[in-house]
RNA sequence: CGGGGUGUGGCUCAGCUGGUAGAGCACAUGGUUCGGGACCAUGAGGUCGUGCGUUCGAAUCGCAUCACUCCGA
Numbered sequence: 001c002g003g004g005g006u007g008u009g010g011c012u013c014a015g016c017u018g019g020u021a022g023a024g025c026a027c028a029u030g031g032u033u034c035g036g037g038a039c040c041a042u043g044a045g046g047u048c049g050u051g052c053g054u055u056c057g058a059a060u061c062g063c064a065u066c067a068c069u070c071c072g073a
Base pairs, nucleotide, nucleotide: 001072002071003070004069005068006067007066010025011024012023013022019056027043028042029041030040031039049065050064051063052062053061
């Protein structure tokens, strides 16, 4: 320098035929317990790396860019 992949709540990931975002773990509160753990119930937390564009509508399409990573030179 060229090409590919990944980038979603604290963590690991799903959602990829565009229709306003979900799971597990973790966290908070309550129940249970002498107490803790485990278990049960409820709840908080993200607008999808960033910017622009297409569209009535985009995490989901297009362009650019950033980070990490793989291959080649």